[in-house]
Context: one part of a larger RNA
RNA sequence: UGACGGGGGCCCGCACAAGCAGUGGAGUAUGUGGUUUAAUUCGAAGCAACGCGAAGAACCUUACCAGGGCUUGACAUCCUCUGAACGCCAUAGAGAUAUGGUUUCCCUUCGGGGCAGAGUGACAGGUGGUGCAUGGUUGUCGUCAGCUCGUGUCGUGAGAUGUUGGGUUAAGUCCCGCAACGAGCGCAACCCCUAUUGUUAGUUGCCAGCAUUAAGUUGGGCACUCUAGCGAGACUGCCGGUGAUAAAUCGGAGGAAGGUGGGGACGACGUCAAUCAUCAUGCCCCUUAUGUCCUGGGCUACACACGUACUACAAUGGCUAUUACAAUGGGACGCAAGACCGCGAGGUGGAGCAAAUCCCCAAAAAUAGUCCCAGUUCGGAUUGUAGGCUGAAACUCGCCUACAUGAAGUCGGAAUUGCUAGUAAUUGCAGGUCAGCAUACUGCAGUGAAUACGUUCCCGGGCCUUGUACA
Numbered sequence: 001u002g003a004c005g006g007g008g009g010c011c012c013g014c015a016c017a018a019g020c021a022g023u024g025g026a027g028u029a030u031g032u033g034g035u036u037u038a039a040u041u042c043g044a045a046g047c048a049a050c051g052c053g054a055a056g057a058a059c060c061u062u063a064c065c066a067g068g069g070c071u072u073g074a075c076a077u078c079c080u081c082u083g084a085a086c087g088c089c090a091u092a093g094a095g096a097u098a099u100g101g102u103u104u105c106c107c108u109u110c111g112g113g114g115c116a117g118a119g120u121g122a123c124a125g126g127u128g129g130u131g132c133a134u135g136g137u138u139g140u141c142g143u144c145a146g147c148u149c150g151u152g153u154c155g156u157g158a159g160a161u162g163u164u165g166g167g168u169u170a171a172g173u174c175c176c177g178c179a180a181c182g183a184g185c186g187c188a189a190c191c192c193c194u195a196u197u198g199u200u201a202g203u204u205g206c207c208a209g210c211a212u213u214a215a216g217u218u219g220g221g222c223a224c225u226c227u228a229g230c231g232a233g234a235c236u237g238c239c240g241g242u243g244a245u246a247a248a249u250c251g252g253a254g255g256a257a258g259g260u261g262g263g264g265a266c267g268a269c270g271u272c273a274a275u276c277a278u279c280a281u282g283c284c285c286c287u288u289a290u291g292u293c294c295u296g297g298g299c300u301a302c303a304c305a306c307g308u309a310c311u312a313c314a315a316u317g318g319c320u321a322u323u324a325c326a327a328u329g330g331g332a333c334g335c336a337a338g339a340c341c342g343c344g345a346g347g348u349g350g351a352g353c354a355a356a357u358c359c360c361c362a363a364a365a366a367u368a369g370u371c372c373c374a375g376u377u378c379g380g381a382u383u384g385u386a387g388g389c390u391g392a393a394a395c396u397c398g399c400c401u402a403c404a405u406g407a408a409g410u411c412g413g414a415a416u417u418g419c420u421a422g423u424a425a426u427u428g429c430a431g432g433u434c435a436g437c438a439u440a441c442u443g444c445a446g447u448g449a450a451u452a453c454g455u456u457c458c459c460g461g462g463c464c465u466u467g468u469a470c471a
Base pairs, nucleotide, nucleotide: 001471002470003468004467005466007465008464009463010462011461012460013459015455016454019419020418021417022416023415026311027310028309029308030307031306032305033304034302035301042053043052064297065296066295067294068293069292070291073123077122078121079119080118081117082116083115087102088101089100090099091098092097105114106113107112125286126285128284129283130282134280135279136275137274138273139272141270146185147184148183149182150181151180152161153160154159165176166175167174191264192263193262194261196232197231198230199229200228201227202226205222206221207220210219211218235258238252239251240250241249242248313412317371318370319369320368321367322366329360330359331358334353335352339348340347341346378409383404384403385402386401387400388399389398425447426446427445428444429443430442431441
C1' cells in the first nucleotide's frame, strides 16, 4: 500500500421489511447429471452451466456408430497428355458407384483460354490436441462510482498528498475549506423511441358539414385522426421556507410533462472466467486416414436425481349461443379474401396484393342461458380407431383433427424466486428459425392491481477509520 475481520461509523440496492404472484407436491414439455448403448457427437459447471451454443436433429444438418467405397482426393493452385464432358436411357447395387448405349465441344487476337477426364508430385484436407501459447468476441463484479496522470510539496524509502474534511447528489454531482494546482478515462449531456403542441404535406390515410352508398363506396374536402419531415417545450427557469450569503433541498404556481419525465443504446482502470466447434492463428499430431463419399442407425435410450417452463387442481370458474375493441410485424418458390365441400384438421377454386391500397387478423372482456361444489359439465395425461398436412420418405422419430378412453391432481414440507406502475398478474397476437414441426426465444398490444412504517436484521456494494502472526 492492499486484502481480510462472526471490528467501528456513514450511505445505497426488490437486500430485508410491507404486499402481490409463484417455484418446491401432480401431469407434460425441455435442458442437465447419472445409467445404458455399436453410438447415445462436442462444448457450457456456484452466483455468471442446466428452454445455454441450437433463430427449430425424420434424410440433410452431423461432428457420433455399424457396414460398403475412394486415395492428388469432396475443395484450391501449378505441370503434362487427351477431347470430350455434363446430361439422358438401360442393367447391377442399400446407395456411393460400376458397366453398356446415346448425344457430342465452346470462345479465340490462332499464342491460347474455358470445361471435363487421365497421370505425376509439390500439396490439399482434419468439428484432431492445447482457450494454461494467442487474436477477435462474450459473461460477471456493475451503469457500481470509481480508476489514474503531470507538476509541486512531504517522507531516507516503499509511498503519501491531490481523491481526505464540512455539506449535498443517482453520481469523485456540485459547493465550501485545505500544500496543493491542474488534467485524463469514467458520471452527466450530446444519439434513438415515447408523452404535449405548432407548422409543412394530404395518398393508399381521415370524414365535421353537403350530396350519395350495402359499405369513406363515390363526388367533394384536408377541419379532425393518422402518417413523417422541420420546429417549440423542462432549465430548479419563477415564488416561498430551510441552508453557510453556497451547493442544494422541501413546498407551491403555471404546465401535456417537474426536478435524470418514462424506456433504450452506451459498460472506466481492472478481477475471475468462457470460446482452437463461428472465424482467424502459433506449436504438436493424422496423411490408403484422425481425410473424404454413401446407406442405415444414433444425437429422441430410461430404475433414477436436479434446473427452467407449460397445463391444472375450478364457480373471480367450465360449457353453449350472441356480439365488440388492438399493436408490432410478415407476404411472390409468397400472403391469400368472398364462395363451395367436409363434424373438423383440411380440401376445391382463386378476387386482390411486390402492399398506409389486398391478405395473414385477436383473446380475455360484454350479454343471455346452463352447471350447484362433486374427482364433477373441473382437469386433461395416456391409449385405441378413423382421418388431414408437409415431404423421395413420418417404423425407429413430425405436427394437426374427429370419435372413444378419462390418469395424477382438491393449492403443495424444509426451503426458495420475481416484481415499486401502465409495473406485477392475466389475455391473446406477430416475427425469426422453418418443406414440415414452438409450452422456447425476441417483440407487440388488451385488461390492469396491492404495498413500501422503516433500515434492527440477512445478502451484495461504496467511502472513512481501526486491528492483523496474510501478500
Annotation
Small-subunit ribosomal RNA, 3' major domain from a metagenome, 471 nucleotides, folded computationally. Its Rfam family is "Bacterial small subunit ribosomal RNA". The full RNA is in RNAcentral, with records from SILVA. Model confidence (mean pLDDT): 83 of 100.